RNA sequence: GGGGAAUUAGCUCAAUUGGGAGAGCGCCGGCUUUGCAAGCCGGAGGUUACCGGUUCGAUCCCGGUAUUCUCCA
Numbered sequence: 001g002g003g004g005a006a007u008u009a010g011c012u013c014a015a016u017u018g019g020g021a022g023a024g025c026g027c028c029g030g031c032u033u034u035g036c037a038a039g040c041c042g043g044a045g046g047u048u049a050c051c052g053g054u055u056c057g058a059u060c061c062c063g064g065u066a067u068u069c070u071c072c073a
Base pairs, nucleotide, nucleotide: 001072002071003070004069005068006067007066010025011024012023013022019056027043028042029041030040031039049065050064051063052062053061
């Protein structure tokens, strides 16, 4: 320098044919306990990496940029 892949909650990851953004763990509160842990119930937490485009509508399609991984040279 060129090819490919990845980027979604604090962490690890889902999301069907373009239409409701989610799970586990963690965090907060309540119940329970002498207390802690475990358990049960509830809650908070999101610029879907960034900038544009297409579309009535984009996590999803198209272009560019950034970062990471990988292959070739």